[in-house]
Formats: sequence, C1' cells, structure tokens
RNA sequence: AAAUGAUAAUGGCAAACUUUACGAAAGUAAGGGGCGCAAAGCUAUAGGGCCUUUAAAAUGGCAGCCAGCUACCAAA
Repeated sequence: AAAUGAUAAUGGCAAACUUUACGAAAGUAAGGGGCGCAAAGCUAUAGGGCCUUUAAAAUGGCAGCCAGCUACCAAA
C1' cells in the first nucleotide's frame, strides 16, 4: 500500500411508523422513532435498473437495487 472486517476502539448513519410542511404523484425536508448498515459517505439528461405520471415523454424521483468515486480504525 492493497485485500479483508473481529465479543477491538473512536464514533457515524438511520428503516418501518408518526407529526408538520412542500409536491400532480413518486417522493423530499425538519422533529420523534430504530429495522438495520463496514461505507446506509458522495455521484441521478452524460453507467444500468426501478418508481410516479398532471395528457405523453421524463433534464420528475429513487444512491438503504446494482454500479462508479472517496474514506476512519485495526485483530486474524
């Protein structure tokens, strides 16, 4: 340095549900909550896939679907 991830340590994020607000919807933000996560950090016309659809197409949405990029600690 890379791979790997424990009855290690510092910690972190936060599902469903719920309250309020926004949105046509999917869904998003804040508060409560805690299913879980070694990347549950970031990336959405310009990797794929999925969802919604006001009429259709999505430059509308989903990163806790795969994928790409970056990263703390360290036993075996």
The RNA shown here (c-di-GMP-I riboswitch aptamer) has 76 nucleotides and comes from a Eubacteriaceae bacterium. Lineage of the source: Bacteria > Bacillati > Clostridia > Eubacteriales > Eubacteriaceae. It matches the Rfam family "c-di-GMP-I riboswitch aptamer". Rfam links the family to the GO term cyclic-di-GMP binding. Model confidence (mean pLDDT): 85 of 100. It was read from a public genome assembly, where an Rfam model found it.